[in-house]
Context: one part of a larger RNA
RNA sequence: GAGCGAACGCUGGCGGCGUGCCUAACACAUGCAAGUCGAACGGAGCUGUAUUGAGAAGCCGACUUCGGUUGGUGGACUGAUACAGUUCAGUGGCGGACGGGUGAGUAACACGUAGGCAACCUACCCUGGGGAUCGGGACAACCCUUCGAAAGGGGGGCUAAUACCGGAUAAGACCACGUACUGGGAUGUAUGUGGUAAAAGCUUUCCGACUUGUCGGGAGGCACCUUGGGAUGGGCCUGCGGCCUAUCAGGUAGUUGGUGAGGUAGCGGCUCACCAAGCCUAAGACGGGUAGCCGGUCUGAGAGGAUGGUCGGCCACACUGGGACUGAGACACGGCCCAGACUCCUACGGGAGGCAGCAGUGGGGAAUCUUGCGCAAUGGGGGAAACCCUGACGCAGCGACGCCGCGUGGAGGAAGAAGGCCUUCGGGUUGUAAACUUCUUUUAUGGGGGAAAAGAGAGGAUGGUACCCCAGGAAUAAGCCCCGGCUAACUACGUGCCAGCAGCCGCGGUAAGACGUAGGGGGCGAGCGUUGCUC
Numbered sequence: 001g002a003g004c005g006a007a008c009g010c011u012g013g014c015g016g017c018g019u020g021c022c023u024a025a026c027a028c029a030u031g032c033a034a035g036u037c038g039a040a041c042g043g044a045g046c047u048g049u050a051u052u053g054a055g056a057a058g059c060c061g062a063c064u065u066c067g068g069u070u071g072g073u074g075g076a077c078u079g080a081u082a083c084a085g086u087u088c089a090g091u092g093g094c095g096g097a098c099g100g101g102u103g104a105g106u107a108a109c110a111c112g113u114a115g116g117c118a119a120c121c122u123a124c125c126c127u128g129g130g131g132a133u134c135g136g137g138a139c140a141a142c143c144c145u146u147c148g149a150a151a152g153g154g155g156g157g158c159u160a161a162u163a164c165c166g167g168a169u170a171a172g173a174c175c176a177c178g179u180a181c182u183g184g185g186a187u188g189u190a191u192g193u194g195g196u197a198a199a200a201g202c203u204u205u206c207c208g209a210c211u212u213g214u215c216g217g218g219a220g221g222c223a224c225c226u227u228g229g230g231a232u233g234g235g236c237c238u239g240c241g242g243c244c245u246a247u248c249a250g251g252u253a254g255u256u257g258g259u260g261a262g263g264u265a266g267c268g269g270c271u272c273a274c275c276a277a278g279c280c281u282a283a284g285a286c287g288g289g290u291a292g293c294c295g296g297u298c299u300g301a302g303a304g305g306a307u308g309g310u311c312g313g314c315c316a317c318a319c320u321g322g323g324a325c326u327g328a329g330a331c332a333c334g335g336c337c338c339a340g341a342c343u344c345c346u347a348c349g350g351g352a353g354g355c356a357g358c359a360g361u362g363g364g365g366a367a368u369c370u371u372g373c374g375c376a377a378u379g380g381g382g383g384a385a386a387c388c389c390u391g392a393c394g395c396a397g398c399g400a401c402g403c404c405g406c407g408u409g410g411a412g413g414a415a416g417a418a419g420g421c422c423u424u425c426g427g428g429u430u431g432u433a434a435a436c437u438u439c440u441u442u443u444a445u446g447g448g449g450g451a452a453a454a455g456a457g458a459g460g461a462u463g464g465u466a467c468c469c470c471a472g473g474a475a476u477a478a479g480c481c482c483c484g485g486c487u488a489a490c491u492a493c494g495u496g497c498c499a500g501c502a503g504c505c506g507c508g509g510u511a512a513g514a515c516g517u518a519g520g521g522g523g524c525g526a527g528c529g530u531u532g533c534u535c
Base pairs, nucleotide, nucleotide: 001535002534003533004532006531007530008529009528010527013406014405015404016403017402018401019399020398021364026362027361028360030359031358032357035094036093037092040091041090043088044087045086046085047084048083049082050081051080052079053078058073059072060071061070062069063068101317102316103315111241112240113239114238115237116236117235120234121233125230126229127228128227129226130225131224133167134166135165136164142157143156144155145154146153147152173196174195175194176193177192178191179190180189181188201222202221203220204219205218206217207216208215209214210213243289244288245287250280251279252278255277256276257275258274259273260272261271262270292314293313294312295311296307297306298305299304319340320339321338322337323336342353343352344351345350370396372395373394374393378392379390380389381388382387409439410438411437412436419430420429421428422427445471446470447469448468449467453462479524480523481522482521483520484505485504486503490519491518492517493516494515500507501506
């Protein structure tokens, strides 16, 4: 000098764009952050329409022993069936493995880079081939019963499906055994024989039938099964690269290799049995310390040094430790189980919870924000769609935390007011500075209008915002540090090695340009200084 996720002191007008727990991966009240589909399915509630059952008061009539009885009308209230709409829990499907957070752990194929898989997987999506047939039995919901304070269960009974199971079929797939081809090498490709495993419906529209809400047929849409290819995403392996420490020198028994088996999507000592005795190491093994890595960022002429906050890629983690289940995908932040610590409820028997999601609270700290608005846009999940959900996201709020822009007025105005300060008492300086005259109105204030971002149509949180017009009025807006040398800027008074200053050299003990105050001056300016850290 440059820089910063900064903090502290003094000061502080506006706007735009960014940015904001670096410390306790400390503990968390409250709300929200992942649902959706009734066009997969059976129910339950409500509303409406249609049909239908029973039928109160009142009114009309008949009878009357004057208590009432009875017929009609009337429709309150209510029941059943069907259809339509809507809501709800349940079965079922897809999603909850994305998105969002954090940096604890990790010195490792974690990351970066370059490759490999003759050792692999990939839901939804695209594309090609072939299919979708016949049956069956359950379990929730619901009803009954029962245990428990609760959380939650137990028993019995009924039922639907795109839930579950069995049979059929098999182009192709898989398995076994052959043959041929490619190749350095078959585990690859092609082919033969034998064997094994599939499936589900829903809906729109048209036609027909009748028993008028069901069946059959045609066309279409969405789903379903199997298989080839693609796309996307991943898994595994390898070369090379990037911290400190030798006051860590030896380390290692599944250790190193083999055979066989198990396991996996798959290779592998991944796991196991047996066999051999290997394997790593001063080119630093092993141990200890520290640390997420990178694109980048800061600095620097560069080489290099430092760094990894925001944004993007990868990794790891989700109270601590361990484990598997489901699934195309997890060993799963807002899933499950076990153990532990902590907090809460309890009828003391037993239960519930996990903000390193968005806000917010306590605590720690020099220090870091609103318990805001909206799904209008972009993107994501579900759905045929309408649409629903989305603290992702879009916005707003707070903080001079940073960068950038603007303003706090412009012009004229005395050989120069007053006041202040200095003085050799003549004067000098503050100083065109002020007053005063004139002009302008950014910003602020008041009033009026008012967006784009939205696609063929509707739909704007931001927002009555930006922006535009009008009005009045210099009106609403300047500080901070420094002035001995380095280093730009000097006098007076006070103080008297005191009080104090100080980055270094050093100032202060009676005329201090170095302390304090004042006047003046220098620098920067909505900032200015100080501290910390990096180059």

This is a predicted structure of a 535-nucleotide part of an RNA (small-subunit ribosomal RNA, 5' domain) from an uncultured bacterium. The RNAcentral record of the full RNA draws on ENA and SILVA.